[in-house]
RNA sequence: UCAACUUUCUGGGGGCGUUUCUAUGCGUAAGUUUAGAAUCUGAGAAGAACCCUUCGAACCUGAACAUGGUAAUUCAUGCGAAGGGAAGAGAGACGAGUUACUC
Numbered sequence: 001u002c003a004a005c006u007u008u009c010u011g012g013g014g015g016c017g018u019u020u021c022u023a024u025g026c027g028u029a030a031g032u033u034u035a036g037a038a039u040c041u042g043a044g045a046a047g048a049a050c051c052c053u054u055c056g057a058a059c060c061u062g063a064a065c066a067u068g069g070u071a072a073u074u075c076a077u078g079c080g081a082a083g084g085g086a087a088g089a090g091a092g093a094c095g096a097g098u099u100a101c102u103c
Base pairs, nucleotide, nucleotide: 001096002095005092006091007090008089009088010087011053012052013051014050016047017040019038020037021036022035023034025032026031059084060083061082065078066077067076068075
């Protein structure tokens, strides 16, 4: 000096669904609103949390998509490295290269 690696600070981006029960407002009913307790998946299902931040699969679009599965769902896979998508500044040790000095 250098890329990669690890990490910190500040800022920024993102999602929050399924089903059941109880209470509750609306409704003739089907249904639906709000709150609470459970269920399933997940990092996260409203947490001062979690995830992601251009080396970007966090997340959004396509999508009321396709196939399979489930009590049910944006549950899994595909679609798909397709199109979009939020950044700056430090620190650390190791390695490599170069230069200087000493033996």

Model confidence (mean pLDDT): 76 of 100. This is a predicted structure of a 103-nucleotide RNA (TPP riboswitch aptamer (THI element)) from an uncultured Bacteroidota bacterium. It matches the Rfam family "TPP riboswitch aptamer (THI element)". From the family's description: Vitamin B(1) in its active form thiamin pyrophosphate (TPP) is an essential coenzyme that is synthesised by coupling of pyrimidine and thiazole moieties in bacteria. The previously detected thiamin-regulatory element, thi box was extended, resulting in a new, highly conserved RNA secondary structure, the THI element, which is widely distributed in eubacteria and also occurs in some archaea.